This is a predicted structure of a 105-nucleotide RNA (c-di-GMP-I riboswitch aptamer) from Paenibacillus alkalitolerans. The coordinates come from a structure-prediction model, not an experiment, and the mean pLDDT is 86. It matches the Rfam family "c-di-GMP-I riboswitch aptamer". Rfam links the family to the GO term cyclic-di-GMP binding.

[in-house]
RNA sequence: UCUCGAUAAAGGCAAAGCUGGCGAAAGCCAGCGGCGCAAAGCUACAGGGGCUAAGGCGUUCGAUCGGCACAGGCCGAAAGAAUGCUACGCCAGCCAGCUACCGAA
Numbered sequence: 001u002c003u004c005g006a007u008a009a010a011g012g013c014a015a016a017g018c019u020g021g022c023g024a025a026a027g028c029c030a031g032c033g034g035c036g037c038a039a040a041g042c043u044a045c046a047g048g049g050g051c052u053a054a055g056g057c058g059u060u061c062g063a064u065c066g067g068c069a070c071a072g073g074c075c076g077a078a079a080g081a082a083u084g085c086u087a088c089g090c091c092a093g094c095c096a097g098c099u100a101c102c103g104a105a
Stems, first nucleotide, its partner, number of pairs: 004103002012037002017032006035093001041098003047095002049091003055086007064077005
């Protein structure tokens, strides 16, 4: 130095949950909390994978309105609803990349 990770030493981070705030949401911030972690440090338009869908696009339904015809049908517009797709939004405590304290076996 590289690999590796101990009932070592000094420390570090902080799950779920609760409270408050931001956000459409995923999620994030702060306090309490502690499941756990040898990288649970950093990096997410420039690796993979996952989550959300405000907005946009499509499909179906559609209160109501208008036109044509008048055997009561056809066409168009529509607030709203359901559903599918979509990220330069989000997750690194999923994999990964980069960096790093200590030094037993």